[in-house]
Context: one part of a larger RNA
RNA sequence: CGCAUAUGGUGGAUGCCAUGGCGUCAGGAGGCGAUGAAGGACGUGCCAAUCUGCGAUAAGCUGAGGUAAGCCGAUAAGGGGCGCCUGAACCUCAGAUUUCCGAAUGGAGAAAUCCGGCAGCUUUGCUGUCAUCCAUGACUUAAGUCAUGGAGGCGAACCGGGGGAAGUGAAACAUCUCAGUACCCCGAGGAAAAGAAAUCAAAACCGAUAUUCCCUCAGUAGCGGCGAGCGAACGGGGAACAGCCCAAAAGUUAUUUAUGUUCAAGUAGAAGCGUCCUGGGAAGGUGCAGGGUACAGGGUGAUACUCCCGUAUACGUAAGAGCAUAAGUAAUGAGCGUGAGUAGGGCGGGACACGUGAUAUCCUGUCUGAAUAUGGGGGGACCAUCCUCCAAGGCUAAAUACUACCUGACGACCGAUAGUGAACCAGUACCGUGAGGGAAAGGCGAAAAGAACCCCGGGAGGGGAGUGAAACAGAACCUGAAACCGUAUGCGU
Repeated sequence: CGCAUAUGGUGGAUGCCAUGGCGUCAGGAGGCGAUGAAGGACGUGCCAAUCUGCGAUAAGCUGAGGUAAGCCGAUAAGGGGCGCCUGAACCUCAGAUUUCCGAAUGGAGAAAUCCGGCAGCUUUGCUGUCAUCCAUGACUUAAGUCAUGGAGGCGAACCGGGGGAAGUGAAACAUCUCAGUACCCCGAGGAAAAGAAAUCAAAACCGAUAUUCCCUCAGUAGCGGCGAGCGAACGGGGAACAGCCCAAAAGUUAUUUAUGUUCAAGUAGAAGCGUCCUGGGAAGGUGCAGGGUACAGGGUGAUACUCCCGUAUACGUAAGAGCAUAAGUAAUGAGCGUGAGUAGGGCGGGACACGUGAUAUCCUGUCUGAAUAUGGGGGGACCAUCCUCCAAGGCUAAAUACUACCUGACGACCGAUAGUGAACCAGUACCGUGAGGGAAAGGCGAAAAGAACCCCGGGAGGGGAGUGAAACAGAACCUGAAACCGUAUGCGU
C1' cells in the first nucleotide's frame, strides 16, 4: 500500500411528518381617502431587544351584548399584581383617544424636520385656523374678494377611451404579419361597454324585431407581394329579457318608517367499561355492552363512533350591518324642444374579415355644402322599380368579464434542492450610486423530566452519577445512505 471482516468519525441522502404553499369550487365583498387613506417614522410594558397590539387616554379607555374561573399577547423565564357571581381576562358590536410623516394642504424641506401669520386662552406655552384647482352665487371690477359645494392620493385583475412598437413569420425583404398585441396616458364601475333601428331580410305579394354572451353557420363567403397569412355576416339553437324620455318619466342615490330575511359573539348536543394481556404509555389484543339525523376531522404517552374538542341536528340578540318588498321625502337624471355647418360631395387618412379594388357602409384633418315627411337614409359600384327605416338629442336592469380581499369546502396537487422568492421575524440578510437583484435556514422527548453532585481540563470537551422506554434521543439533539478519513484483526506484496 492492497484485499477481507469488524467497528468508528465525517456527512446529511432516504423514510416518516405538517402551523407552509399550489389549484379548484361556492358564497360574500367589490373599495379606502381632506371626518386626513394606503404605507411608514417614532413612541408605548415592571424589565434591554425583536415581533404583535396600541397612540402622550399608547399590549390600552367607555358603553351594550356574549361567555367565564381564571388572567396580566409571543420569544420567555423572572419579579410583582388583578380576579373568582360585588364577574378579572377573553369574544362581538358601537363609541372615545388616535404623536409625526405621507395626496399632505400655512411656508419651506435632504419624508417622519425647520420656520411662520391670525384669533382665543389657564401665555418661556397650548388650542384652533391659514394650500391649490373647479363649479355655483354675491359684491366689485384693471387685477379681485367673500360664501357654499366638490376634487386631489392609494388599490390585484376586469372595462371604456387617447396614443402605440419591435423581436418574429413571410424560410431574405419593402406591402403584409406579429398587432391595435406589449407598453404609456386619461377615465369609470361593481361590473364596464353596448342598447330600443335613418336595423336586417327578401326579390316583386310574405318576414324578423334593442343590446350583450355561448354553440353553430365556418375555416365557409371573401380578403391577400391571391404569398405568408387574415377571416366574417345572414340564418339556426340557447342564456337573459324591458322598455322609455326631451311640457317629463323610467331609473339611480340618500334618508325615514313598516314587514321579512341574512350576517356578525355564542348555546345545547347521544353512547364504555375492566383487579384482563403486551407495553414506559392503550386508543392495540381480549371479554361483555351501548349510541347513531352524530362512523367528517383533529387531539389525547401506539391505531378511540361511545376520553376531550368537535360533527348531525336544533336554537340564539340589546345595540349594529347587509339585502328584499311597500310607502313617503329630498337630490340627481337636466343637455334638450323632432335634432344644420348636419346629411352629402372633393382631397388625404382611418375603421369595417374587406390591403382602393368595380367598393357599398362608418369616422373625419381640410375645402365645401342640401332637403324639411309633397321630405330624407339604406337594401355592397351605379340607375329605375319595389321593400324597409327616420340620422344629425338622451336614459336603460339581466344574461357577460375579473378577484387584491373575507368565509367555507374540496384535491389520482407539493412535502423542505419539492411547493410561493419566503413552512423559520423574507422581499429579510446581503449585493448595487441607482433602477434593481435577492438567498440560505424545518424535526430532542409523551413530558424538559434540558443532566443536581463528583472527577480530568485554563477552557472547549469528556468520564461518572442522575432523568428517561430509549441519551449511539444531550440540545452540533428523529431516521442517519454514499463520497471522504480512521482504528482493530487476518492475508498478500